[in-house]
RNA sequence: GGGGGCAUAGCUCAGUGGUAGAGCGUCUGGUUUGCAUCCAGAAGGUCGUGGGUUCGACCCCCGUUGCCUCCA
Numbered sequence: 001g002g003g004g005g006c007a008u009a010g011c012u013c014a015g016u017g018g019u020a021g022a023g024c025g026u027c028u029g030g031u032u033u034g035c036a037u038c039c040a041g042a043a044g045g046u047c048g049u050g051g052g053u054u055c056g057a058c059c060c061c062c063g064u065u066g067c068c069u070c071c072a
Stems, first nucleotide, its partner, number of pairs: 001071007010024004018055001026042005048064005
């Protein structure tokens, strides 16, 4: 220098054009003498970033940043 992959909640990850979700964690309440377990609920996201296509984009296209990998 060139090819490919990944980037989504605090963490690990789903979500392949039509309202962004799960598990764990955090908080609140219930249960208990208390803790744990269990049950119910809540908070938490400009989907790495800048553009484009589209009635509509996490999703498609282009650029760019970081990380991983292959070739040279």
A computed fold for a 72-nucleotide RNA from Candidatus Doriopsillibacter californiensis, annotated as transfer RNA. RNAcentral holds the sequence, with entries from ENA. Its Rfam family is "tRNA". Rfam classes the family as a transfer RNA. Its family is annotated with triplet codon-amino acid adaptor activity in the Gene Ontology. The coordinates come from a structure-prediction model, not an experiment, and the mean pLDDT is 83.